Predicted 3D model of a 72-nucleotide RNA (transfer RNA) from a Gemmatimonadales bacterium. RNAcentral records the identical sequence in 2 taxa. The organism belongs to Gemmatimonadales, within Bacteria. It matches the Rfam family "tRNA". RNAcentral holds the sequence, with entries from ENA.

RNA sequence: GCCGGCGUAGCUCAAUGGUAGAGCACCGCAUUCGUAAUGCGGGGGUUGCGGGUUCGAGUCCCAUCGCCGGCU
Numbered sequence: 001g002c003c004g005g006c007g008u009a010g011c012u013c014a015a016u017g018g019u020a021g022a023g024c025a026c027c028g029c030a031u032u033c034g035u036a037a038u039g040c041g042g043g044g045g046u047u048g049c050g051g052g053u054u055c056g057a058g059u060c061c062c063a064u065c066g067c068c069g070g071c072u
Stems, first nucleotide, its partner, number of pairs: 001071007010024004018055001026042005048064001050062003
């Protein structure tokens, strides 16, 4: 230099172009003499960044940044 994959909550990952979710973590309550475990509930997101298409984009297109792999 060329090609491909990935980037979404603190972490690991979902999401057919139509309300962005789950598990763990965190917070509150219940339970317990107390803790852990368990149950119920809650908060937390510029979907890497910038544009485009579309009534509507995490998803499609372009450019760009980072990480990983392959080729040279």